A computed fold for an 89-nucleotide RNA from uncultured Desulfovibrio sp., annotated as ZMP/ZTP riboswitch aptamer (pfl RNA motif). Its Rfam family is "ZMP/ZTP riboswitch aptamer (pfl RNA motif)". The family has 185 seed sequences and 3,295 matches in Rfam 15.1. The literature on the family includes a 2015 paper in Nat Struct Mol Biol by Jones and Ferre-D'Amare, "Recognition of the bacterial alarmone ZMP through long-distance association of two RNA subdomains". The source organism's lineage runs through Bacteria, Pseudomonadati, Desulfovibrionales, Desulfovibrionaceae and Desulfovibrio. The prediction has a mean pLDDT of 75. It was read from a public genome assembly, where an Rfam model found it.
[in-house]
């Protein structure tokens, strides 16, 4: 001193579905499409991660993708993202 973790700001941000059932004035809304479907738009709400900064501390844990996170009470289901290594292009 670099570079990592940890807090904090700032920005950036994919993904955010279907049914049903209680609880409600209301459990996303308004419109369209579906069930051989689980999409689309447009508001509201969430959001894992990413990347810059800034102090102070620390210098440790972890390197588990067969894992883990992340969308609106619950549930059964559907479909995605996102973090590690390593090949290849």
């Nucleotide at each position: 001193a670099c570079c990592g973790a940890u807090u904090c700001g700032c920005g950036u941000g994919a993904c955010u579905g279907g049914c049903g059932a209680a609880a409600u004035c209301a459990a996303u809304g308004u419109g369209g499409g579906c069930u051989c479907a689980a999409c689309c738009a447009c508001a509201g709400g969430g959001a894992a991660a990413c990347g810059c900064g800034a102090a102070a501390u620390c210098g440790a844990c972890g390197a588990c993708a067969c894992a883990g996170c992340c969308g609106c009470u619950c549930g059964c289901c559907u479909g995605g993202g996102c973090u590690u290594c390593a090949u290849c292009g």